The part of an RNA shown here (small-subunit ribosomal RNA, central domain) has 350 nucleotides and comes from Verrucomicrobiaceae bacterium E54. Its Rfam family is "Bacterial small subunit ribosomal RNA". Rfam links the family to the GO terms ribosome and structural constituent of ribosome. Taxonomically the source falls in Verrucomicrobiaceae (Bacteria, Pseudomonadati, Verrucomicrobiota, Verrucomicrobiia).
[in-house]
Context: one part of a larger RNA
RNA sequence: CUGGGCGUAAAGGGAGCGUAGGCGGUUUGGUAAGUCAGAUGUGAAAUCCCGGGGCUCAACCCCGGAACUGCAUUUGAUACUGCCGGACUUGAGUAAUGGAGGGGUAGCUGGAAUUCUCGGUGUAGCAGUGAAAUGCGUGGAUAUCGAGAGGAACACUCGUGGCGAAGGCGAGCUACUGGACAUUUACUGACGCUGAGGCUCGAAGGCCAGGGUAGCGAAAGGGAUUAGAUACCCCUGUAGUCCUGGCAGUAAACGGUGUGCGCUUGGUGUGAGGGGUUUCGACCCCCCUUGUGCCGGAGCUAACGCGUUAAGCGCACCGCCUGGGAAGUACGGUCGCAAGACUAAAACUC
Numbered sequence: 001c002u003g004g005g006c007g008u009a010a011a012g013g014g015a016g017c018g019u020a021g022g023c024g025g026u027u028u029g030g031u032a033a034g035u036c037a038g039a040u041g042u043g044a045a046a047u048c049c050c051g052g053g054g055c056u057c058a059a060c061c062c063c064g065g066a067a068c069u070g071c072a073u074u075u076g077a078u079a080c081u082g083c084c085g086g087a088c089u090u091g092a093g094u095a096a097u098g099g100a101g102g103g104g105u106a107g108c109u110g111g112a113a114u115u116c117u118c119g120g121u122g123u124a125g126c127a128g129u130g131a132a133a134u135g136c137g138u139g140g141a142u143a144u145c146g147a148g149a150g151g152a153a154c155a156c157u158c159g160u161g162g163c164g165a166a167g168g169c170g171a172g173c174u175a176c177u178g179g180a181c182a183u184u185u186a187c188u189g190a191c192g193c194u195g196a197g198g199c200u201c202g203a204a205g206g207c208c209a210g211g212g213u214a215g216c217g218a219a220a221g222g223g224a225u226u227a228g229a230u231a232c233c234c235c236u237g238u239a240g241u242c243c244u245g246g247c248a249g250u251a252a253a254c255g256g257u258g259u260g261c262g263c264u265u266g267g268u269g270u271g272a273g274g275g276g277u278u279u280c281g282a283c284c285c286c287c288c289u290u291g292u293g294c295c296g297g298a299g300c301u302a303a304c305g306c307g308u309u310a311a312g313c314g315c316a317c318c319g320c321c322u323g324g325g326a327a328g329u330a331c332g333g334u335c336g337c338a339a340g341a342c343u344a345a346a347a348c349u350c
Stems, first nucleotide, its partner, number of pairs: 004321003007304002012318001014201004021194003025088007033081002035077008049065006091191001092188003095184004103177007110154001115149007125136002162169002206247006215241002220236004258317006266295011299306002323350003332343004
């Protein structure tokens, strides 16, 4: 390479958009490139294979045949693929109507709580722990009442509930804005799927510049514990956590399950919408679409389990795996302010 694989054994890229490429609905006409058939030429000899012969046999040698699965030219075939043209509507999209949503961005506003400041009341403790101590407090703390400041986060509602491609998104209001869904079946007429490179987004932590800092809190200091205690526990506490602009680009970035399409028994919850029955109108009930859960059939699976949201049955395209360690390391390269990221071995060893 071929083959076989990727939920848990090695293996799905963190996610999206999209270039090249690969693949591509129904019908019709043309063409005949792929494809198929025939003919002709060529495919040196030797070798290989088959038959026969010569060395006593064999190896070896000789003769004949077949083969050389290929290439070129030419004549045809037209089912499939391609190419050129016409038509279509089911794939895809557009439009109209409608409701749902913590989808995104910006601005404004709110209450509870913690902390701090000021004032009142008030007196000896408070805080903390397994027990303590460090710490705070007669310069009046803790507690309690009133006023004020400031930052961060939004209890309950909250739900295997919703939205988003993923990361993720939760107080209220306003503005701008993305997507999905349902109904109508009006319009376009294959406009599609995937996607190497590429581009964009990407939790926490980290970095740069400027602000901000209530609480929490790496580092650091102190108190304990202990044989020791560079920890677990306690008292403090700086970066950070927050905002603006920029960088970084990683995760158990997980459903450990790539994306798209089609097909294949069911039951039962729940979110959104529509239709029907009934009704004065609804609820209930029945059906359809779309999402999200649980259980389970066939089938699959090494088993566990998956099971119309497949890990079943198929197709298209991409990514990845190939014994463990050395190692996601070294070297080189690209990127980065740095930290480092990406790409990625071998010796040796079991």
Its mean pLDDT, the model's own confidence on a scale to 100, is 89. The sequence was found in a public genome assembly.